Context: one part of a larger RNA
RNA sequence: CUGGGCGUAAAGGGUGCGUAGGUGGCCAUGCAAGUCAGAUGUGAAAUCCCCGGGCUUAACUCGGGUGCUGCAUUUGAAACUGCGUGGCUUGAGUGCAGGAGAGGAAAGCGGAAUUCCUAGUGUAGCGGUGAAAUGCGUAGAUAUUAGGAGGAACACCAGUGGCGAAGGCGGCUUUCUGGACUGUAACUGACGCUGAGGCACGAAAGCGUGGGGAGCAAACAGGAUUAGAUACCCUGGUAGUCCACGCUGUAAACGAUGGAUACUAGGUGUGGGGGACAUACAACCUCCGUGCCGGAGCUAACGCAAUAAGUAUCCCGCCUGGGGAGUACGGUCGCAAGACUGAAACUC
Numbered sequence: 001c002u003g004g005g006c007g008u009a010a011a012g013g014g015u016g017c018g019u020a021g022g023u024g025g026c027c028a029u030g031c032a033a034g035u036c037a038g039a040u041g042u043g044a045a046a047u048c049c050c051c052g053g054g055c056u057u058a059a060c061u062c063g064g065g066u067g068c069u070g071c072a073u074u075u076g077a078a079a080c081u082g083c084g085u086g087g088c089u090u091g092a093g094u095g096c097a098g099g100a101g102a103g104g105a106a107a108g109c110g111g112a113a114u115u116c117c118u119a120g121u122g123u124a125g126c127g128g129u130g131a132a133a134u135g136c137g138u139a140g141a142u143a144u145u146a147g148g149a150g151g152a153a154c155a156c157c158a159g160u161g162g163c164g165a166a167g168g169c170g171g172c173u174u175u176c177u178g179g180a181c182u183g184u185a186a187c188u189g190a191c192g193c194u195g196a197g198g199c200a201c202g203a204a205a206g207c208g209u210g211g212g213g214a215g216c217a218a219a220c221a222g223g224a225u226u227a228g229a230u231a232c233c234c235u236g237g238u239a240g241u242c243c244a245c246g247c248u249g250u251a252a253a254c255g256a257u258g259g260a261u262a263c264u265a266g267g268u269g270u271g272g273g274g275g276a277c278a279u280a281c282a283a284c285c286u287c288c289g290u291g292c293c294g295g296a297g298c299u300a301a302c303g304c305a306a307u308a309a310g311u312a313u314c315c316c317g318c319c320u321g322g323g324g325a326g327u328a329c330g331g332u333c334g335c336a337a338g339a340c341u342g343a344a345a346c347u348c
Stems, first nucleotide, its partner, number of pairs: 004319003007302002012316001014201004021194003025088007033081002035077008049065006091191001092188003095184004103177007110154001115149007125136002162169002206247006215241002220236004258315006266293010297304002321348003330341004
């Protein structure tokens, strides 16, 4: 390579948008590039294969035959693919009418709690642990009352509830703003799907500049524990955690399951719509989402099972024994930390 695979054995890109490319709905018609059929030419000889002959046989060799699956030219076919033309509406999009949502950005506001400050009351302890000690306290702590400051996070509601492409999003109000869903069927008429490169987004930690700093807390210090204790426990505590702008670009970025479309028993919960009967709920039908159980089927098993890991098609990414190694070297990116790309020797 031909293959076989990717939930857990190696393997789904962190996620989206989208370029090239690949691929693509229904009807009619034309062309004939692919496709199919016929004809002609060519496809040297040797070789291959078949039949026969010659060296004692074989290898070897000689004769004959088929073949040489190909290429070119030409004649024809028109189902499928392709190309062109015309049309269609179910895919896709738009409009219109609705309701839902921690979707995003900015500004403002609120209460509880921790800490600190001031003042009052009040007196000897407080704190902490398995037990202690370090620590705080007669310069009046802890407790309690009143007032004030400041930062961060938003109890209850809260729910295998909702929204978002993923990361993620949770007090309240306002402004700006993205998407999805339902109903309708007015409009466009295949405009679709996927997507190498590319671009954008991307938790936490980290980095740069400037702010901020209540609580928490790497590092660090002390107290314990212990054989030791560079830990677990305790008392403190700085970066950081917060904000603005810029960088980094990683993760068990997980459903360890790429995206799209179609089809394939049921049962039961829950979120958002719609319908009809009724009006008042329930039950019924239906669309979209989110869970559980389960049949066929699949699977090495576990399990998956209309939210598939079932049955199929299209496109992308990735895997090919363990270690060496996500290392070295080179390249690209980054302020750095490092990221991305990514071997081999050797060894089992």
Annotation
Model confidence (mean pLDDT): 87 of 100. Predicted 3D model of a 348-nucleotide part of an RNA (small-subunit ribosomal RNA, central domain) from an uncultured bacterium. The full RNA is in RNAcentral, with records from Greengenes. Rfam family: Bacterial small subunit ribosomal RNA.